[in-house]
Context: one part of a larger RNA
Molecule: small-subunit ribosomal RNA, central domain
Organism: uncultured bacterium
RNA sequence: CCGGACGCAGCGCAUGCGCCGGCGGUUUGUUCAGGCUAAUAUGAAAGCCACGCGCUUAGCCCGGAAAACGCAUUUCAAACUGGCACACCAGGGUUUUAUACAGCGGGGUGCUGUUCCAGGUAUAACGAUGAAACGCAUACAGAUCCGGCGGAAUGCCGGUCGCAAACGCCGCGCCCUGCACAAACACGCUCGCUUACGCACGAAAACGCGGGCUGCACACCGGGUUGCUCACACGGGUGGUCCACGCGGUAAAGCUGGUUUAUUCGCUGUUCGGGGUUUUAAACACCGGGCUUUCCAGUUAACGCAUCAGAUACACCGCCUGCGGGGUACGGCCGCACGGUUAAAAUUC
Numbered sequence: 001c002c003g004g005a006c007g008c009a010g011c012g013c014a015u016g017c018g019c020c021g022g023c024g025g026u027u028u029g030u031u032c033a034g035g036c037u038a039a040u041a042u043g044a045a046a047g048c049c050a051c052g053c054g055c056u057u058a059g060c061c062c063g064g065a066a067a068a069c070g071c072a073u074u075u076c077a078a079a080c081u082g083g084c085a086c087a088c089c090a091g092g093g094u095u096u097u098a099u100a101c102a103g104c105g106g107g108g109u110g111c112u113g114u115u116c117c118a119g120g121u122a123u124a125a126c127g128a129u130g131a132a133a134c135g136c137a138u139a140c141a142g143a144u145c146c147g148g149c150g151g152a153a154u155g156c157c158g159g160u161c162g163c164a165a166a167c168g169c170c171g172c173g174c175c176c177u178g179c180a181c182a183a184a185c186a187c188g189c190u191c192g193c194u195u196a197c198g199c200a201c202g203a204a205a206a207c208g209c210g211g212g213c214u215g216c217a218c219a220c221c222g223g224g225u226u227g228c229u230c231a232c233a234c235g236g237g238u239g240g241u242c243c244a245c246g247c248g249g250u251a252a253a254g255c256u257g258g259u260u261u262a263u264u265c266g267c268u269g270u271u272c273g274g275g276g277u278u279u280u281a282a283a284c285a286c287c288g289g290g291c292u293u294u295c296c297a298g299u300u301a302a303c304g305c306a307u308c309a310g311a312u313a314c315a316c317c318g319c320c321u322g323c324g325g326g327g328u329a330c331g332g333c334c335g336c337a338c339g340g341u342u343a344a345a346a347u348u349c
Base pairs, nucleotide, nucleotide: 004320006318007303012317015200016199017198021194022193023192025088026087028085029084030083031082033081034080038074039073040072042070049064051063052062054060091191093187094186096183097182099180101178103177105175106174108172109171110154116148117147119145120144121143126135162169163168207246208245210243211242215241216240220236221235222234224232258316259315261313262312263311266294269291270290271289272288273287274286276284277283278282298305299304322349324347331342332341333340334339
C1' cells in the first nucleotide's frame, strides 16, 4: 500500500462537545485545477521478454518487436468532482401556541419504621441458630403504653412507565435551568455530517480537609462449625456509607451493538401529542414522536438480528491480526498516594 473483519471467536474509545482534517442539497451559467482525449519529447545500456541467430545441445552469447504503468509540454471536450457567480427550499436552524418529563442545580418541608433517651404498667427471661454459644437481662431487660432527640431512606401510586449524552435520576412545595415532541404559519437559506489532538462529564471503592454518624457494615474482636481454616452462619464492631469542598478517572462503564442520513412485509401492547367519527361517553380508526412483543424479505458459521437491524447504500472516526510472557517491564505524561494511561522485547509452544 492492497484486501478482510469488529453482537457472542481477537476487535466499537464509558459518554458527549468540538478546532484542524475528510466528506457534503437542487437549478442554471462560467472556469478547466482534478479526472478524460490526442500528439510530441523523454524514460541510458545491461536485465526481464514474443520471435529469431550462433557455439554438436544447454548454460551462455548476439539481433530485436514489445515493455518501461512515470514525468513534462501542447491540445479536444466540459458530463462528473472542485473553483466562481445568480437563484432555490428537501437538510439544518429560528419564531408562535400548547404538552409531557424520577432531566440538572439550589434552598425549604413532611411521614412510616429502626436505634437511643425520659416516664408508666409488668416479670424472668430475651435474642440467635441446623443445634448452640458468645451477647443482653433482677443495676428490672424483652413485651406493652406515652413523650422526645437524631440521622439515613423515601411505602402505596409503580409500570417491559418516563427522562437523560453516558454515569444516572422517585416523598411534597418553591426558585433557577435543560431536552424532546405535536400543530400551524412565517423567518432564514447549506449555516450540514463526522472528528485525530483537545476540552468537559464520568457508578462504586479509595484518598485529602472539616462536619455528621439511625441503620448497615471492609478491617478487627468474640463464641460456634470442622481433622484444620484467614472460608461459612452467629454476637459485637471501626474506617466507610451521609453533607460541604477538593482529588481520583476506572467497572461485565454490557444491549459486550461507534456516530449521521436514506430505503425496506406485517403483528402485540404501552406512552406523549394532533385533528376526526360516533351513541357525548370514553371508545374507535387514522396521522406524527418514543418504548415494547412477535415475525417476513434480507443477513449470519450457527445462535440469532430483523423499520430501535446485526438488512441495503453512502460519509467519517476508533479498533483487530496465534497462545503464554503481558495489559507486564522500561521511558513519557497524569496523580497527595493507591495507582491510571500510553506500551514493548528476549523467550516459549